[in-house]
Context: one part of a larger RNA
């Protein structure tokens, strides 16, 4: 990791509440007592509590009729338990006949069962706080008695001495041994590196500091936990220190994580409002579920009909406010100019106004869709019992994704509302895979139609059919590219020129006055300026661009031939094509595909789900019917499922009644077969060798796969 074996919603007490039984205007004992077969039990105990009256703070005072409606049942009209309503009665209070509470009787004891509370309170799990002791054999401090420091090095003070000097004293040589002195072994430590689930719970080399001194260091003592020691590091106090260890209060408390065991059936949620020292929680609402009451309408479609509303989108001569450009006014609104000064004048802003153009969440004359309220009808749903009421028990208070439709952010698989659908709690089928994207709501077999969404193999079903379009392998995807660009091809629309010959190619002309004037060294069609006429012609500009120093020379415009049918030019669509770069080799899901097996628009077929339909069959719920029923039959509705409600079963240990197996062979165990929707049961054979069941009825230390679960084995 694995088996095996343990492993968690109890147990008192009190309230509460459903259901059963008992007795019933009453019910019930407690604590004790007494008999007894010693084990339960009987019996006796009426203190006590609950109810039978209620209101009032008290003083006090004090009810139990009657009518109407009309469920259910029974019936011929109708009568009508319960149930409302209405008067009436009791009390408070009171100007009241208005208002609060009450009356037309049901309780009470006991048991199963469900909640609540107080205790450990479903099971484990803190860090911790507090009591009592137990530790200085490690390690900080003192304190008592001992030990230990290899070698060299350097040479203070005092002392001798010599020279110099009046002296003080100095200088120089000796000798002297000083030092938290120097260099380095033991010894004490550790700067770096390494080692770090280590060889090691602190060490191994190598380097390094101290090494006569605040030194180190045996051996006895001593300080104790709210303390103590501390040259301070919150260090150490026996591998434990921001408060030691052991043991005890102890099952500490944990709003927090994990975990909580059998089966089947009916239902079936939320992750929001609103409060909180609240935000990982709790309490009322709100949605879930069981049980009971009433007694008829309920509202999820649809359609009309009358209402409500200020969003979208619109509008600005309808206000608020912003806004382009023009126009008029205004000088007792301002700047600048202009005038010797005044008066003027002129421009430019400002204000007011009128045209034109334009915006708004906090603008709105006007104003949709949707939506939301009443009535009426349909459709569903309901007397088989809804809707509504009361009572039992929950869970939920972290949500999410898609579409809509807003605040925040450059976005985001961001983040904050709102509405819905879904997914939480939803299975099947399609999207290759893919919680929310499409179909569709899974009662169990088995057949058949379809649905999204496919049909060339992989893969079930068309190498279908009609007509286009793609040449990029674009595509084959539900995604992802701009911007600009594009004589790629398809369609379509306008203009225009064309047999009197278009356009493109080819052949030929393309003159003359002239070298135009001016200018200039020169300016000849062509450096600049000015002017661009006439003539010959079919046609040729005082020249549109090469080129020459200036000519020259090649083209162009233009104009004929040749040629022989469309040509130019601007637009709209449709599928390409460039624009196009990312880190392993690579992705239409692969293979592959090209008048497709790509796109487009038609048409018909087939495929294909747990959908629909149709058989059989289980089960739930209600009705009805048999012969009492929980049983059988017929009909209707229904059976996806977390959290969490209901309701019914299997199995395990004992126990009392009852009744049976067993050495002719119990339990266990192992293998095979039957049964039951399942928990589980039951037979046959082996094995084994002495206990073991069934019905009933009662009682739990009653059910394992998960807890970094405990314990044992391997």
């Nucleotide at each position: 990791g694995g088996c095996a074996g343990g492993g968690a919603g109890u147990g008192u007490g009190u309230u509460u509440u459903u259901c059963u039984g008992g007795c019933a205007a009453g019910g019930u004992u407690a604590a004790u007592c007494u008999u007894u077969g010693u084990a339960a039990a009987a019996g006796a105990g009426a203190a006590g509590u609950c109810g039978u009256a209620g209101c009032g703070a008290a003083a006090g005072c004090g009810a139990a009729u009657g009518c109407u409606u009309g469920c259910a049942a029974c019936u011929u009209u109708g009568u009508g338990a319960g149930a409302a309503g209405c008067a009436a009665c009791c009390u408070g209070a009171u100007a009241a006949u208005a208002c609060g509470g009450g009356u037309u009787u049901a309780g009470u004891c006991a048991g199963c069962g469900g909640a609540a509370c107080a205790c450990g309170a479903u099971c484990c799990g803190a860090a911790g706080c507090c009591u009592g002791u137990u530790g200085a054999u490690c390690u900080a401090g003192u304190c008592c008695u001992g030990a230990a420091c290899a070698g060299g090095g350097u040479g203070a003070a005092g002392c001798c001495c010599a020279u110099c000097g009046a002296a003080a004293g100095a200088u120089g040589g000796g000798u002297g041994a000083a030092g938290g002195c120097c260099c380095g072994a033991a010894c004490c430590g550790u700067u770096g590196c390494u080692g770090u689930g280590g060889a090691c719970a602190a060490g191994c080399g190598c380097u390094c500091g101290g090494a006569u001194g605040a030194u180190u260091u045996g051996g006895g003592a001593u300080u104790a936990g709210c303390g103590g020691u501390g040259a301070u590091a919150u260090g150490c106090c026996a591998a434990u220190c921001a408060a030691a260890a052991c043991a005890g209060g102890u099952a500490a408390u944990a709003g927090c994580u994990g975990g909580u065991u059998c089966c089947u059936c009916c239902c079936g949620a939320a992750a929001u409002g609103g409060a909180c020292c609240a935000a990982a929680g709790c309490c009322c609402a709100g949605c879930c579920u069981g049980g009971a009451g009433c007694g008829a309408g309920a509202u999820u479609u649809c359609u009309a009909g009358c209402g409500a509303g200020g969003u979208a989108a619109a509008g600005c001569c309808a206000c608020u406010g912003a806004u382009c450009a023009g126009g008029u006014g205004u000088u007792a609104c301002g700047g600048c100019c202009u005038u010797u000064c005044a008066c003027g004048g002129g421009u430019c802003g400002g204000c007011a106004u009128c045209u034109u153009g334009u915006c708004a969440a906090a603008c709105u004359c006007a104003g949709a869709a949707u939506u939301c309220g009443c009535u009426a009808g349909u459709a569903u749903c309901g007397u088989a019992g809804a809707c509504c009421u009361c009572u039992g028990g929950a869970g939920u208070c972290g949500g999410g994704g898609g579409c809509g439709u807003g605040g925040g952010g450059u976005a985001a698989g961001c983040u904050c509302g709102c509405g819905u659908c879904c997914c939480g709690a939803g299975a099947g089928g399609g999207a290759a895979a893919c919680a929310a994207c499409c179909c569709g709501g899974a009662c169990u077999u088995a057949g058949a139609u379809u649905a999204a969404g496919g049909u060339c193999c992989c893969u079930a079903a068309a190498u279908a059919c009609u007509g286009g379009c793609u040449a990029a392998g674009u595509g084959u995807a539900a995604a992802g590219a701009a911007a600009g660009g594009u004589a790629g091809u398809c369609u379509u629309g306008a203009g225009u020129c064309u047999u009197a010959g278009a356009c493109a190619g080819c052949g030929g002309g393309g003159a003359g006055g002239u070298u135009g004037g001016c200018u200039u060294a020169g300016a000849a069609g062509c450096a600049g300026c000015c002017a661009u006429c006439c003539u010959u012609u079919a046609a040729a500009g005082a020249a549109a661009g090469c080129g020459u120093a200036a000519u020259a020379g090649c083209u162009c415009a233009c104009c004929c031939g040749u040629u022989g049918a469309g040509g130019c030019u601007c637009g709209g669509g449709g599928c390409g094509c460039c624009g196009u770069a990312a880190a392993u080799g690579g992705a239409c899901g692969g293979g592959g595909c090209u008048a497709a097996a790509g796109c487009c628009a038609g048409u018909u077929a087939c495929c294909g789900a747990u959908a629909u339909c149709c058989a059989a069959g289980u089960c739930u719920u209600g009705u009805a019917g048999u012969a009492u029923a929980a049983a059988c039959u017929a009909c209707a509705a229904g059976a996806g499922g977390u959290a969490g409600g209901g309701a019914g079963g299997c199995g395990u240990u004992c126990u009392g009644c009852a009744u049976g197996g067993g050495c002719g062979g119990a339990a266990g165990c192992a293998c095979a077969g039957g049964u039951g929707u399942g928990a589980a049961u039951u037979u046959g054979u082996g094995u084994g060798g002495a206990c073991c069941g069934u019905g009933u009825a009662g009682a739990a230390a009653u059910g394992a796969g998960a807890a970094u679960c405990c314990u044992g084995c391997c």